TPP riboswitch aptamer (THI element) from Celeribacter halophilus, 87 nucleotides, folded computationally. Lineage of the source: Bacteria > Pseudomonadota > Rhodobacterales > Roseobacteraceae > Celeribacter.
RNA sequence: GCGACAGGGGCGCUCGGAAGAUUUCCGGGCUGAGACGAACCCUUAGAACCUGAACCGGAUAAUGCCGGCGGAGGGAGGCGCGUAAGA
Numbered sequence: 001g002c003g004a005c006a007g008g009g010g011c012g013c014u015c016g017g018a019a020g021a022u023u024u025c026c027g028g029g030c031u032g033a034g035a036c037g038a039a040c041c042c043u044u045a046g047a048a049c050c051u052g053a054a055c056c057g058g059a060u061a062a063u064g065c066c067g068g069c070g071g072a073g074g075g076a077g078g079c080g081c082g083u084a085a086g087a
Stems, first nucleotide, its partner, number of pairs: 001081003005077001006043004011037001012030008049074003055068004
């Protein structure tokens, strides 16, 4: 580096409609790899993701939308093959 296997993770905001009861479904819009896809992202060389956080600043129709917090704390891997370096 590649492969198969295994594992980890998130799914928000908004408009309209329907059912219905405080939620679910369908369609459109925003950001994004991904907003429930048989998909996408990440697996210790770990900014995938979670916590702090109902946080702080900015922007937006609105939202983790952007930045800060922050290389802060936590966080899921062994194997096979190949390559390179060293002994």